[in-house]
Molecule: Bacterial RNase P class A
Organism: Candidatus Eiseniibacteriota bacterium
RNA sequence: UGAGUUGCUGAGGUGGUCGCGGGCCCUCCACGGAGGGCUCGAGGAAAGUCCGGGCUCCACAGGGCAGGGUGCUGGGUAACCCCCAGCGGGAGCGAUCCCAGGGAAAGUGCCACAGAGAACAGACCGCCUACGUCCCGCCCGCGUGGCGGGGCCGGCAAGGGUGAAACGGUGAGGUAAGAGCUCACCAGUGCCGGCGGUGACGCCGGCAGCUCGGUAAACCCCACCCGGUGCAAGGCCAAAUAGGAGAGGAGAGGUGGCCCGCCUCGUUAUGACUCUCGGGUAGGCCGCUCGAGGCGUCCGGCAACGGACGUCCCAGACACAUGACCGCCACGGGCCCCCGGGCCCGCACAGAACCCGGCUUACCAGCGGCUCACCCC
Numbered sequence: 001u002g003a004g005u006u007g008c009u010g011a012g013g014u015g016g017u018c019g020c021g022g023g024c025c026c027u028c029c030a031c032g033g034a035g036g037g038c039u040c041g042a043g044g045a046a047a048g049u050c051c052g053g054g055c056u057c058c059a060c061a062g063g064g065c066a067g068g069g070u071g072c073u074g075g076g077u078a079a080c081c082c083c084c085a086g087c088g089g090g091a092g093c094g095a096u097c098c099c100a101g102g103g104a105a106a107g108u109g110c111c112a113c114a115g116a117g118a119a120c121a122g123a124c125c126g127c128c129u130a131c132g133u134c135c136c137g138c139c140c141g142c143g144u145g146g147c148g149g150g151g152c153c154g155g156c157a158a159g160g161g162u163g164a165a166a167c168g169g170u171g172a173g174g175u176a177a178g179a180g181c182u183c184a185c186c187a188g189u190g191c192c193g194g195c196g197g198u199g200a201c202g203c204c205g206g207c208a209g210c211u212c213g214g215u216a217a218a219c220c221c222c223a224c225c226c227g228g229u230g231c232a233a234g235g236c237c238a239a240a241u242a243g244g245a246g247a248g249g250a251g252a253g254g255u256g257g258c259c260c261g262c263c264u265c266g267u268u269a270u271g272a273c274u275c276u277c278g279g280g281u282a283g284g285c286c287g288c289u290c291g292a293g294g295c296g297u298c299c300g301g302c303a304a305c306g307g308a309c310g311u312c313c314c315a316g317a318c319a320c321a322u323g324a325c326c327g328c329c330a331c332g333g334g335c336c337c338c339c340g341g342g343c344c345c346g347c348a349c350a351g352a353a354c355c356c357g358g359c360u361u362a363c364c365a366g367c368g369g370c371u372c373a374c375c376c377c
Stems, first nucleotide, its partner, number of pairs: 001373010012329007020041009043349001047360002050358005055230001057228002067226005072086005087101001088099004102221002107219002109215003124160002126156003132152008140143001168186006187211002189208008234286004244277005254270005293312008331346007
């Protein structure tokens, strides 16, 4: 200098003008409000709503089934599909990164294409002619003979070929040819023992020819965990109107009955109306933001994290606030010249709604550690 990898930090500052939401205080008032002052007012992801909890109401003896989730070890935590430190495996020269990482030697399924054969396999090319049998040629001492070649029935799995994967590897013995068929060594697996580690596991030694494919985010088996509901949860207060229940109901009037066509009178019921009670609606209030809280220092721990002390209060709306403009100074880029000034442009992703811990995704700028390559001293 370039390439890469990893961690951390910030999310422009300040002043003014106008505007918005919450809280407190003051003044005025026609009691409906109006004005003024002070103070607070988005995020690292407020996002996706993917995990885990608090809180809420409902359900609930215990146990089991079904269903869902998790799955190396130790630790952290309120809890976790999270985090930290390790172990094992994999990728990379490396820093470093990735793993849904129990069981495939319980059972079942699947393994495309190619290939003869894809799981207790298989014979296309190839290798062999010892055994059985048939044919041909040659030889002789003519036999139940010898030599050579070919076919059938067979034997083999070393070599070739296919494939992501073909039932350990190398060498020797062995054989007709071969093969863990046998042996030595190597690798793996299983069992036994020793040592180290809390443990996952690692190292060492011995024994057994045991050589057993992969796949469980396929069924399944094993172990452990899990009730549902989400602040529109849930609770309180409570109009108008229309229903419901009860009480009162003067006078006049209406309607029906007593009274089978009409009228009058009487009586009775209903009832306008008034009051009370009850449920729900509109509306209002609570839940609501002081919390597994932030910051600082010290202590314990490799770390995640925990503890002690000090300090701070930091949005709570319900049509939904957190905005706009201007000046100056930062930051980044470009241009100009009189070379230390001027001008112009840019400043991401994004927007709380019960709260918290994570994960994931979006995105701007800066700083540090480490690795590799090349060059210079």